[in-house]
Context: one part of a larger RNA
RNA sequence: GGAUGAACGCUAGCGGCAGGCCUAAUACAUGCAAGUCGAACGGGUUAGAGUAGCAAUACUCUAAUUAGUGGCGCACGGGUGCGUAACGCGUAUGCAACCUACCUUUUAUUGGGGGAUAGCCCGAGGAAACUCGGAUUAAUACCGCUUAACACUAUUUGGAGGCAUCUUCUGAAUAGUUAAAGCUACGGCGAUAAGAGAUGGGCAUGCGUGCCAUUAGCUAGUUGGUUGAGGUAACGGCUCACCAAGGCGACGAUGGCUAGGGGUUCUGAGAGGAUGAUCCCCCACACUGGUACUGAGAUACGGACCAGACUCCUACGGGAGGCAGCAGUAGGGAAUAUUGGGCAAUGGAGGCAACUCUGACCCAGCCAUGCCGCGUGCAGGAUGAAGGCCUUCUGGGUUGUAAACUGCUUUUAUCUAGGAAGAAACGACCCUUGCGAGGGGCAUUGACGGUACUAGGUGAAUAAGCACCGGCUAACUCCGUGCCAGCAGCCGCGGUAAUACGGAGGGUGCAAGCGUUGUCC
Numbered sequence: 001g002g003a004u005g006a007a008c009g010c011u012a013g014c015g016g017c018a019g020g021c022c023u024a025a026u027a028c029a030u031g032c033a034a035g036u037c038g039a040a041c042g043g044g045u046u047a048g049a050g051u052a053g054c055a056a057u058a059c060u061c062u063a064a065u066u067a068g069u070g071g072c073g074c075a076c077g078g079g080u081g082c083g084u085a086a087c088g089c090g091u092a093u094g095c096a097a098c099c100u101a102c103c104u105u106u107u108a109u110u111g112g113g114g115g116a117u118a119g120c121c122c123g124a125g126g127a128a129a130c131u132c133g134g135a136u137u138a139a140u141a142c143c144g145c146u147u148a149a150c151a152c153u154a155u156u157u158g159g160a161g162g163c164a165u166c167u168u169c170u171g172a173a174u175a176g177u178u179a180a181a182g183c184u185a186c187g188g189c190g191a192u193a194a195g196a197g198a199u200g201g202g203c204a205u206g207c208g209u210g211c212c213a214u215u216a217g218c219u220a221g222u223u224g225g226u227u228g229a230g231g232u233a234a235c236g237g238c239u240c241a242c243c244a245a246g247g248c249g250a251c252g253a254u255g256g257c258u259a260g261g262g263g264u265u266c267u268g269a270g271a272g273g274a275u276g277a278u279c280c281c282c283c284a285c286a287c288u289g290g291u292a293c294u295g296a297g298a299u300a301c302g303g304a305c306c307a308g309a310c311u312c313c314u315a316c317g318g319g320a321g322g323c324a325g326c327a328g329u330a331g332g333g334a335a336u337a338u339u340g341g342g343c344a345a346u347g348g349a350g351g352c353a354a355c356u357c358u359g360a361c362c363c364a365g366c367c368a369u370g371c372c373g374c375g376u377g378c379a380g381g382a383u384g385a386a387g388g389c390c391u392u393c394u395g396g397g398u399u400g401u402a403a404a405c406u407g408c409u410u411u412u413a414u415c416u417a418g419g420a421a422g423a424a425a426c427g428a429c430c431c432u433u434g435c436g437a438g439g440g441g442c443a444u445u446g447a448c449g450g451u452a453c454u455a456g457g458u459g460a461a462u463a464a465g466c467a468c469c470g471g472c473u474a475a476c477u478c479c480g481u482g483c484c485a486g487c488a489g490c491c492g493c494g495g496u497a498a499u500a501c502g503g504a505g506g507g508u509g510c511a512a513g514c515g516u517u518g519u520c521c
Base pairs, nucleotide, nucleotide: 001521002520003519004518006517007516008515009514010513013374014373015372016371017370018369019367020366021332026330027329028328030327031326032325035072036071037070040069041068043066044065045064046063047062048061049060050059051058052057079285080284081283088209089208090207091206092205093204094203095202098201099200103197104196105195106194107193108192109191110190111145113143114142121134122133123132124131125130151177152176153175154174155173156172157171158170159169160168161166182189183188210257211256212255217248218247219246222245223244224243225242227241228240229239230238260282261281262280263279265274266273267272287308288307289306290305291304310321311320312319313318338364340363341362342361346360347358348357349356350355377408378407379406380405387399388398389397390396391395413458414457415456416455417454418453422448429440430439431438432437465510466509467508468507469506470491471490472489476505477504478503479502480501486493487492
């Protein structure tokens, strides 16, 4: 000098864009953050209509709504950096050792049955959380049967290919095994099996990726097995039985300490050094530790079970909870914001759709935390006014064209008026089309926001500080003080003429900031 997620002191007019718990992965009151589908299903409630009836009421239909069964989602999105020196990450490869819901595409199928169970009703227990018994009912819930292959399994066999184990590729034959679900407004939406693709993952390997040798030996599932068995989507001591005695290490094993990694960011001419906030990718974690279930996918932040610590409720028998989601509270700290608005846009989940949900997101609020921009006027004006300060003191110098005064402008401010873009659609309608789909005109939808912006009125009106002035280093005099009080980044100032302390006048530098402190180069 540059930089900063900064803090502190003094000061402060505005706007745009960004950023905002670096500390206690401390504890959390309250609200919200993941639902959706009635075009899968049977009920309930409300409203309307109809039929029967004198009526109460019963039955049927339509519409709305919904606790439950069922489907899909909840593994995404959002947060944090505890752990991890590791195939965790980065990069480059491989899988002849693998999986992939939804989506696209291709082929084939969608036949016929059964028994339950929530709910509802009845009853019981409990303070509650909730639980139990009986009766009864539906399905795209569950379970058989039929059919079935290019799928799977086994056997036989031809050819091709590969580094290899050949369980690879491509054919043929025989035997065996395995499917399905309906709804509909009749337009569609689905279901099952199989192939291919896309997307997302899993695994393996080369190289790279901190400090300490004042850490030198470490290791029994440890290392290997043409062995065998289990397990996995899949290879593998991944697990087990048996056999062998190996494996790693000064090219740093093992141990200890520290740490999420990368793209980046800062600095520097570069090499390098430092860094890992915001944004993007990957990883890990979700009160602490462990475990599996469901599922295409989790060993699952707002799921389950067990143990523990803590907090809360209790009728003392027993129960409930997990903000490292968004706000917010306490605590810690030098220090870091609103218990805001909206789903209008973008994206996501469900749904045929309308739509619903969405603290993702889009916006607004707070903070000079940063960067950028604008303003605080402009021109004229010498009696060089008054006042201040200095002085060699009837005088002169300086503040200083500075002020007053005259003319002008109106960014900004304030008032009035107008007033956006961000919105194109989805849907319904019409046309084209074998199917996806495409085209057309019409209508609807804005949180921000009466905001940005534009025009007009008023009037210099609303707006300057901070640090420094001995040298380094731009900028000097007077007074006070008297090794005192104090200053100080280094050298050093102060003991009676201090340009170095304190004040004043003047000056210098930056400027809505200025200075100090911390950290990095």
This is a predicted structure of a 521-nucleotide part of an RNA (small-subunit ribosomal RNA, 5' domain) from an uncultured bacterium. It matches the Rfam family "Bacterial small subunit ribosomal RNA". The prediction has a mean pLDDT of 84.